Small-subunit ribosomal RNA, 5' domain from an uncultured bacterium, 523 nucleotides, folded computationally. The coordinates come from a structure-prediction model, not an experiment, and the mean pLDDT is 80. The full RNA is in RNAcentral, with records from ENA.
Context: one part of a larger RNA
RNA sequence: AUUGAACGCUGGCGGCAGGCCUAACUCAUGCAAGUCGAGCGGUAGAGAGAAGCUUGCUUCUCUUGAGAGCGGCGGACGGGUGAGUAAUGCCUAGGAAUCUGCCUGGUAGUGGGGGAUAACGUUCGGAAACGGACGCUAAUACCGCAUACGUCCUACGGGAGAAAGCAGGGGACCUUCGGGCCUUGCGCUAUCAGAUGAGCCUAGGUCGGAUUAGCUAGUUGGUGAGGUAAUGGCUCACCAAGGCGACGAUCCGUAACUGGUCUGAGAGGAUGAUCAGUCACACUGGAACUGAAACACCGUCCAGACUCCUACGGGAAGGCGCAGUGGGGAAAAUUGGAACAUGGGGCAAAGCCUGGAUCCACCCUGCCCCGUGUGUGAAAAAGGGCCUCCGAAUGUUAAGCACUUUUAGUUGGGAAGGAGGGCAGUAAAAUAAUACUUUGCCGGUUUUGCCUUUCCGACAGAAUAAACACCCGGUUAAUCUGUGGCCGCACCCCCGGGAAAAUAAAAGGUGCCAGCGGUUAUC
Numbered sequence: 001a002u003u004g005a006a007c008g009c010u011g012g013c014g015g016c017a018g019g020c021c022u023a024a025c026u027c028a029u030g031c032a033a034g035u036c037g038a039g040c041g042g043u044a045g046a047g048a049g050a051a052g053c054u055u056g057c058u059u060c061u062c063u064u065g066a067g068a069g070c071g072g073c074g075g076a077c078g079g080g081u082g083a084g085u086a087a088u089g090c091c092u093a094g095g096a097a098u099c100u101g102c103c104u105g106g107u108a109g110u111g112g113g114g115g116a117u118a119a120c121g122u123u124c125g126g127a128a129a130c131g132g133a134c135g136c137u138a139a140u141a142c143c144g145c146a147u148a149c150g151u152c153c154u155a156c157g158g159g160a161g162a163a164a165g166c167a168g169g170g171g172a173c174c175u176u177c178g179g180g181c182c183u184u185g186c187g188c189u190a191u192c193a194g195a196u197g198a199g200c201c202u203a204g205g206u207c208g209g210a211u212u213a214g215c216u217a218g219u220u221g222g223u224g225a226g227g228u229a230a231u232g233g234c235u236c237a238c239c240a241a242g243g244c245g246a247c248g249a250u251c252c253g254u255a256a257c258u259g260g261u262c263u264g265a266g267a268g269g270a271u272g273a274u275c276a277g278u279c280a281c282a283c284u285g286g287a288a289c290u291g292a293a294a295c296a297c298c299g300u301c302c303a304g305a306c307u308c309c310u311a312c313g314g315g316a317a318g319g320c321g322c323a324g325u326g327g328g329g330a331a332a333a334u335u336g337g338a339a340c341a342u343g344g345g346g347c348a349a350a351g352c353c354u355g356g357a358u359c360c361a362c363c364c365u366g367c368c369c370c371g372u373g374u375g376u377g378a379a380a381a382a383g384g385g386c387c388u389c390c391g392a393a394u395g396u397u398a399a400g401c402a403c404u405u406u407u408a409g410u411u412g413g414g415a416a417g418g419a420g421g422g423c424a425g426u427a428a429a430a431u432a433a434u435a436c437u438u439u440g441c442c443g444g445u446u447u448u449g450c451c452u453u454u455c456c457g458a459c460a461g462a463a464u465a466a467a468c469a470c471c472c473g474g475u476u477a478a479u480c481u482g483u484g485g486c487c488g489c490a491c492c493c494c495c496g497g498g499a500a501a502a503u504a505a506a507a508g509g510u511g512c513c514a515g516c517g518g519u520u521a522u523c
Base pairs, nucleotide, nucleotide: 001522002521005519007517008516009515012370014368015367016366017365018363019362020328025326027324029323030322031321034073035072036071039070040069045064046063047062048061049060050059051058052057053056080281081280082279089206090205091204092203093202094201095200098198099197103194104193105192106191107190108189109188110187111145113143114142120135121134122133123132124131125130151160152159153158165186166185167184168183169182170181173180174179207253208252209251214244215243216242219241220240221239222238223237224236225235226234256278257277258276259275260271261270262269263268283304284303285302286301287300307316308315309314343354344353345352373403374402375401376400383394386391409459410458411457412456413455417450420447421446422445423444425441426440427439428438429437468511469510470509471508473492474491479506481504482503488495
């Protein structure tokens, strides 16, 4: 000088930041990932109307429509933690044998069919978790056929492979009155580029120990095959006998790495909280499925330990997400509010979801700003302490008088953040079209958290606000009293045995100040 600090005494306000370093220990409760009805079949319910009659029920039509289900996209991001890992990691610089959903740009298409299945109904089993049978139905779910610019395979003769519709609007024409058809927008299929993201390879760098000196059989290389998005002993068969090592292999211990942070004139040393990039992990161990991407924190399966439910047959859970509990520890916060803004997911959009982010709350944990009054005032008051008893010091300090009102308190007004979106107007593109849709512009209106805000005023009154450590020397600051090698102090030297500036108290002084003091750790 510094700290994610803790401890003792003390404590007025605000802003900005930070807040389990220990048990990757155990967890009650709630929340943290949903969304789309403009992909699909359709329902409970509610409202309105009509019909039938059995006069209070049934059926039909219209509007609205929760929950569940099929399907799509997202749950691989965001959030947490640092256990493992000394190199399958990270950092820097290169490389070739790769993939890439959504997004951007281009090219070519989007024809015609089929069979199922959940939901639902009936029924059965089970304490539950959940499951079985039969029957019915839809799709942007599933499967063939046709076509193939480009694509892939090829023995260069040829061969293989695709799709899905939905919504808005409409002049002719057709119509079984449902639509066809046309058009706009969004989708879908194939493929080429881009962007983004990811996988892989190489070199150099990356802690300590030799009281660790030899290590290695898929081991090192080749040929062929398999496998992968892709190279490769990645895997396998055969062949060869290699490969690494005092330039420290192997083994043991410790440890996530970096940008950075702290210190220092620098060189260095120490460190890796917050913020940002990369990696790894998700009760412990193993495995794959789905998918563009996972071997997947709030997915699946198996095993294990632990906890819970049970009708004893069997089941359920996983906070190293946010709050919160117990425990550990010197040691760290609310089971709070909102979805306005920013970011993300899904959606045509509006809505919706969001414990990420923001705001609030708690904590003197740090940094910074402000305040706790200002002026005047000598009878140099009283009091306590000292004294050579004369006096000096506390000390203009106080009181008194005159002012001010920051902060705190009460009260009034009340922004910015705020752009977007919805509605309306206008122009252009596109079109058969003045619809619809998209884009640009314009003005009005509406929506909106924090908010009892920042800020700007008003009111009253010195009113609401100072401690802490030290005073032998190092080192700024001295006396008196108690004690008597006792009690005690102490960073070092040391102090204390009867006149202690070093112990304890007093009054005075010094330092610093909403803090002060020592303690841990680093330079």

Its Rfam family is "Bacterial small subunit ribosomal RNA". Gene Ontology terms of the family: structural constituent of ribosome and ribosome.